[in-house]
Molecule: small-subunit ribosomal RNA
Organism: uncultured bacterium
RNA sequence: AGAGUUUGAUCCUGGCUCAGGAUGAACGCUGGCGGCGUGCUUAACACAUGCAAGUCGAACGAUUAAACCGCCCUCGGGCGGACAUAGAGUGGCGAACGGGUGAGUAACACGUGACCAACCUGCCCCGCGCUCCGGGACAACCGCUGGAAACGGCGGCUAAUACCGGAUACUCCGGGAGGGCCCCAUGGCCCUGCCGGGAAAGCCGAGACGGCGCGGGAUGGGGUCGCGGCCCAUUAGGUAGACGGCGGGGUAACGGCCCACCGUGCCCGCGAUGGGUAGCCGGACUGAGAGGUCGACCGGCCACAUUGGGACUGAGAUACGGCCCAGACUCCUACGGGAGGCAGCAGUGGGGAAUUUUGCGCAAUGGGGGAAACCCUGACGCAGCAACGCCGCGUGCGGGACGAAGGCCCUCGGGUUGUAAACCGCUUUCAGCAGGGAAGAUCCAAGACGGUACCUGCAGAAGAAGCUCCGGCUAACUACGUGCCAGCAGCCGCGGUAAUACGUAGGGGGCGAGCGUUAUCCGGAUUCAUUGGGCGUAAAGCGCGCGUAGGCGGCCGCCUAAGCGGGACCUCUAACCCCGGGGCUCAACCCCGGGCCGGGUCCCGGACUGGGCGGCUCGAGUGCGGUAGAGGAGAGCGGAAUUCCCGGUGUAGCGGUGGAAUGCGCAGAUAUCGGGAAGAACACCGAUGGCGAAGGCAGCUCUCUGGGCCGUCACUGACGCUGAGGCGCGAAAGCUGGGGGAGCGAACAGGAUUAGGUACCCUGGUAGUCCACGCCGUAAACGAUGAUUACUAGGUGUCGGGGAGUAAAGACUGCCCGGUGCCGCAGCAAACGCAUUAAGUAAUCCACCUGGGGAGUACGUUCGCAAGAAUGAAACUCAAAGGAAUUGACGGGGACCCGCACAAGCGGUGGAGCAUGUGGUUUAAUUCGAAGCAACGCGAAGAACCUUACCAAGCCUUGACAUCCCCCUGGAUGCGCGGUAACGCGCGCAGGCCUUCGGGACAGGGGAGACAGGUGGUGCAUGGUUGUCGUCAGCUCGUGUCGUGAGAUGUUGGGUUAAGUCCCGCAACGAGCGCAACCCCUGCCCGCAGUAGCCAGCAUUCGGUUGGGGACUCUGCGGGGACUGCCGGGGACAACCCGGAGGAAGGCGGGGAUGACGUCAAAUCAUCAUGCCCCUUAUGGUUUGGGCUACACACGUGCUACAAUGGCGGAAACAGAGGGAGGCGAAGCGGCGACGCGGAGCGAACCCCAAAAACACCGCCCCAGUUCGGAUUGUAGUCUGCAACCCGACUACAUGAAGCCGGAAUCGCUAGUAAUCGCGGAUCAGAAUGCCGCGGUGAAUACGUUCCCGGGUCUUGCACUCACCGCCCGUCA
Repeated sequence: AGAGUUUGAUCCUGGCUCAGGAUGAACGCUGGCGGCGUGCUUAACACAUGCAAGUCGAACGAUUAAACCGCCCUCGGGCGGACAUAGAGUGGCGAACGGGUGAGUAACACGUGACCAACCUGCCCCGCGCUCCGGGACAACCGCUGGAAACGGCGGCUAAUACCGGAUACUCCGGGAGGGCCCCAUGGCCCUGCCGGGAAAGCCGAGACGGCGCGGGAUGGGGUCGCGGCCCAUUAGGUAGACGGCGGGGUAACGGCCCACCGUGCCCGCGAUGGGUAGCCGGACUGAGAGGUCGACCGGCCACAUUGGGACUGAGAUACGGCCCAGACUCCUACGGGAGGCAGCAGUGGGGAAUUUUGCGCAAUGGGGGAAACCCUGACGCAGCAACGCCGCGUGCGGGACGAAGGCCCUCGGGUUGUAAACCGCUUUCAGCAGGGAAGAUCCAAGACGGUACCUGCAGAAGAAGCUCCGGCUAACUACGUGCCAGCAGCCGCGGUAAUACGUAGGGGGCGAGCGUUAUCCGGAUUCAUUGGGCGUAAAGCGCGCGUAGGCGGCCGCCUAAGCGGGACCUCUAACCCCGGGGCUCAACCCCGGGCCGGGUCCCGGACUGGGCGGCUCGAGUGCGGUAGAGGAGAGCGGAAUUCCCGGUGUAGCGGUGGAAUGCGCAGAUAUCGGGAAGAACACCGAUGGCGAAGGCAGCUCUCUGGGCCGUCACUGACGCUGAGGCGCGAAAGCUGGGGGAGCGAACAGGAUUAGGUACCCUGGUAGUCCACGCCGUAAACGAUGAUUACUAGGUGUCGGGGAGUAAAGACUGCCCGGUGCCGCAGCAAACGCAUUAAGUAAUCCACCUGGGGAGUACGUUCGCAAGAAUGAAACUCAAAGGAAUUGACGGGGACCCGCACAAGCGGUGGAGCAUGUGGUUUAAUUCGAAGCAACGCGAAGAACCUUACCAAGCCUUGACAUCCCCCUGGAUGCGCGGUAACGCGCGCAGGCCUUCGGGACAGGGGAGACAGGUGGUGCAUGGUUGUCGUCAGCUCGUGUCGUGAGAUGUUGGGUUAAGUCCCGCAACGAGCGCAACCCCUGCCCGCAGUAGCCAGCAUUCGGUUGGGGACUCUGCGGGGACUGCCGGGGACAACCCGGAGGAAGGCGGGGAUGACGUCAAAUCAUCAUGCCCCUUAUGGUUUGGGCUACACACGUGCUACAAUGGCGGAAACAGAGGGAGGCGAAGCGGCGACGCGGAGCGAACCCCAAAAACACCGCCCCAGUUCGGAUUGUAGUCUGCAACCCGACUACAUGAAGCCGGAAUCGCUAGUAAUCGCGGAUCAGAAUGCCGCGGUGAAUACGUUCCCGGGUCUUGCACUCACCGCCCGUCA
């Protein structure tokens, strides 16, 4: 000293929460010793039992009786005496202290400081004086007597320091008189003299102790006043002895304390009265302090003593352990009546989360009585119980690595626990045992604590460690278990299969005889802000004015001294706190000294504030001269328009809307002309304008009236500013009664719209809107910005006024004052923004705010006719609610621009049959995955067995496969046989290498275990790979700059492009990943080369066959070519665009490869790899058979068609790119054909597959379910293969289904493209309508960017940011 938490991120506001300290504590776990403290916070609830206040025989009478002395003696005893004992009585002092509690009390109760000239004070101290003479009783006791008891009654005897009378008495008290001094009012003190009144107590050891009066002191008390310390105004008025006076009573004393009479006062917004709460203080805790909270222990004061009331005694009480009365309660009782009061110390019950022994002692300190000894003392001193707190100590110290064992983790290498332990050495505090043994005590004696503290000796590491935490805040991490379960949590938040957050363990952090939790207080919280906050948008400026109290206030001079400053003195008990010192071994604790805060009195100072006096004019106001204006009120007048009425013309519609309908109209509307009526509002001017305090104010004229501004500087002389309450004004709507009512128009009605439509739109329409009067008193009454004053750069409009210059005027230019706008500096601000009209810098005054919701609600009160307004909570609940700005995403926002996105066009899909994939269903199984685009002819470039992961059944268990070990064999391997559904299983035959001969390499068989194996799970643990946005033009970085920051700038802007392509501009300058280019194919040309390719010319057996040739085609390699290079135009002279020339090709020539940062927890654990989990005679392995091919259905993708641009038949042309040896397979022959036989040639520019087909030509068909279409089915075959039943392809013949161009909807394509035609290849034994390629023929259309979809850039709004498939509201559960 701060931290966490609102957001995707940021800054701010703001609340919540945490880390600290504290406690009379309690609870959980744990617990060795000592010292010092502390211990019913709740029921001021009720109390059994014991103790807590007595003492004095030196005040008094009587009694008791042991020993002693004397006398007497009937030896039983009696009497007397001294000392002493005991209990009751008379008397005295004490019992009013000490001890307890906090109920009550908001009060002179307390604190502090004054005052009493208005008072008292026993015992104590000092001084002066006195203590004389008498008297009569009552207890005890005795007798009688009542009562159960408590307690009495009557009669009789008696003493005193008990009681009474008298004497004396200076100063005493009361009443007159005279004089002196003094004070803050009443008044006080002193002196002189007169009248009246008032005392006493004795006892004894003769030295004391007492008694009385007066005066003084000390101590203690009583009373009065100033100031100070709680909450509520949803308590605003209170008061009848109430306030005062005169007189009296009463008291120690003042007083309305009490009483009679008189007056009508007194308190209150500076908070009376009422309600709630509370003992107050020194102090305690906390805090940097200011402050906040508390008032246990200790100390002071107060109050109380079962509840309420009352007095008595006394110096003192209205009396805790006294009395009386009343109430409640408890107890006793013979029922008549009595007794009691723990908030004293222990203790009990009860209440409660919770608080101790019915202990010892008067040894010390202190108190009462006494002359004293002494007695009493639950005050007190000690001990006991309780970790309740603070403080101190211990549970050992040193050595000890090969880092033991065990535990935990592990990548299996190791790491950690950890020098920790063991082990070796040493020591003995505390506890234990034993011996000694205090101080505390004073002239002697007397010690509860206590055989305690302390000292000494002995033994032995011996008896002594826990609690809590480990996600962030906050210091400390792993494993397992669990699987939004169980649980944690102070806040944020953890837990849904890898949890450092739950539970356990290991390890670690913290503190330690304690540790955590709970509760409470302060702190952090500058989050009530005096120190030290705010109010445009976060909570917060009253809607506006006038003005009361109050607060604040210009210049000069003099005085004053309340504030202010300085000094001195008094006080502020002690303790506490701080500083210094001392004592217990230290500390806690205790002792000594000093200091601090506050209050009061006196003196001094005179700047400033205040007060008084005098003056001034600049603040403020007045006068005078001008001036603008929708400022206000009243009266009158005007035209346009709407509607209505009357009349004319005129005919079929009008009106209304997005489109309609309701409505109006042939009974004549709308339209139009003329006339009339009525009400309301004032077009143009008109404004970014003016006026007003605000609300607000608009045709014109008149009357009345408020304010402003400018000029002048004559007058007043601070008269000012603000303003709690108060008073007034106050839009619209609304209210009462009356008037008015054209238009408009809540409610209402109808028509539409819609899923609905109590809405938006339309047709009507009542209140109302208007007037006069009276209420209401609100608003986004906003500049969301209170009023006033001063100061602080400018620029530019505009309204009103003034004067200056030029000037005849108009006008122009600059200046001053006042208003109203915009821009902008400093400054301010969280930012936005404000910025001489402040949200700047200062000053004064007022209002208001203190997290969100609940709620401007409830209750209360005031106002109102009502509606309602004003004032204005709490329970409960949340961890936020907010402000400004930022990046994105989004918008049925805007601007610009792309894309077969739409449009234009061509062909399809959706209908049919079939193929294929998927869903669904079925099944023993129909293995699994893919799921909008971006799953669905996808993984499958090829499921009859195999594949195969699925199902049924059989079989194997170190295993089909890898590494290691042991034994056996010499083989492995091949062939054959048996057996089985098959594998498994059994049998036989043949049959290697090296060798030092032991064996080895290697392999097979058998065996044991480590292990193998898993297409089992998790693509939400992963790598890799892939899809998609998207070949879209974007995505970023460095430095700089701007911003508190997120971030911005760059990348925006003006052009341009296919493009963030390029140019220009610019606080940016550069750069990277993307774009483009570099690469491949293709289009033109050239060079080189010329076989198996080519053939113009020459030759030729006429077949490029051969010779030959390189010209051509072609092939291979290497070059050239295109760059807006040239011309014209446009454009900023740029980039670039348009047109042209040349050219095979133009402005990227066409195509491919190439996919930025990222998004979708996108796809894949079944390609592969891989963490974790799971299976282990099975979830592994193997075999046979089946399934993946099922079939009421649904969808996707395709094929073939529906025909004449066609079908069929005949005859006949022209490709490209590929493939081929377990292959392609020619010719020839057979078969209608599939195909078979055959085997030439070819590892291929050579041979083969191979025919290209559409097209072109000839012919038939003639619009028909057909010579279209070919599904389905039958028969017979072919081929591949171990095997075509489930379940292959093909052939021939026969059969000939649906289908006549396809609903809503929907797909592809912009040129060699679509469409159409065939050919090849991969996979493959066989099996394509799929896929990947190839060439042939070869179109149409694009006006254009409004709309649909997707995308890019800029901008705007936003309460969205898992981002519009968002967020969120209401109802119900």